[in-house]
RNA sequence: GGGGCCGUAGUGUAGCUUGGUCUAGCACGUUGGGUUUGGGACCCAGCAACCGGGGUUCGAAUCCUCGCGGCCCCA
Numbered sequence: 001g002g003g004g005c006c007g008u009a010g011u012g013u014a015g016c017u018u019g020g021u022c023u024a025g026c027a028c029g030u031u032g033g034g035u036u037u038g039g040g041a042c043c044c045a046g047c048a049a050c051c052g053g054g055g056u057u058c059g060a061a062u063c064c065u066c067g068c069g070g071c072c073c074c075a
Base pairs, nucleotide, nucleotide: 001074002073003072004071005070006069007068010028011027012026013025020058029047030046031045032044033043034042051067052066053065054064055063
């Protein structure tokens, strides 16, 4: 230099090729409460996310584009 894949709560992941009932789900975590002599387990409620800019569209996590970061292949 060329090519491919990926980026969503503190962590891991679903949702993307079918744009819309998504004010983005699930698990772990964490906070408060219940239960217990206490703890664990269990139950209830809460917390917290679409890598950044631009574009297309009535509508974008999803499509297009330019960057940023990570991994891999070729040279």

RNAcentral holds the sequence, with entries from ENA.
Predicted 3D model of a 75-nucleotide RNA (transfer RNA) from a Candidatus Woesearchaeota archaeon.
Taxonomically the source falls in Candidatus Woesearchaeota (Archaea, Nanobdellati).
It matches the Rfam family "tRNA". Rfam classes the family as a transfer RNA.
The prediction has a mean pLDDT of 80.